[in-house]
Order: sequence, then structure tokens, then C1' cells
RNA sequence: UUAAAUGUUAUCUAGGGUUCCGCGAUUUUAUAUAUCGGCUGGUCCAAGAGAUAACCACAACUUGUAGUUGUGUCACGGAGGGAUAAAAGCCCGGGAGAU
Repeated sequence: UUAAAUGUUAUCUAGGGUUCCGCGAUUUUAUAUAUCGGCUGGUCCAAGAGAUAACCACAACUUGUAGUUGUGUCACGGAGGGAUAAAAGCCCGGGAGAU
């Protein structure tokens, strides 16, 4: 310097905004409708570097067409852009950089 590998999915969380619900305000005799407001929340989105579980892969052993055990390391990170209703530790991206 180059190549390969460091797995997949589900549920959830940090976090996120506002389609829907709820809440609040305005309008009204009142109700309904409408408008405005991210506003503790529910639906919703959500982590490569967060959690749990199952599967998968590899290795070893065994009473062997399956079972058991083990392993799956490390990981600082802009700006900018993109999607969705809108935004984000989502995607670009284990990126550019840094060590």
C1' cells in the first nucleotide's frame, strides 16, 4: 500500500421530531368544525462504535445423520447532503479525518 473477514434478524433503550391520537390556546351562548402550539405523553422513526434474545458461522468433544461446550475481538469521529409528515447516534458511513 492492497485484498478478505470481523455476521443476520427480532424486541427494546439512549435519542428524535410532529403525520395520527391526546393535551393546551383562539373562535362560539355552548357544542361541533377550523386555526395555532412539540406541549408531560400514546402511535411512529431509531443506533457500526447501546442492551437482550434467537438464528448463523467456526472449533472441539460425544452415547454421532444429531447433541453438548466454547468463540464471534477492537472501535475516537466533523461538516455537508438524503428520506419520511418531520427530525434524529436513521442512510451516505467502521465515510472524510484522527490515533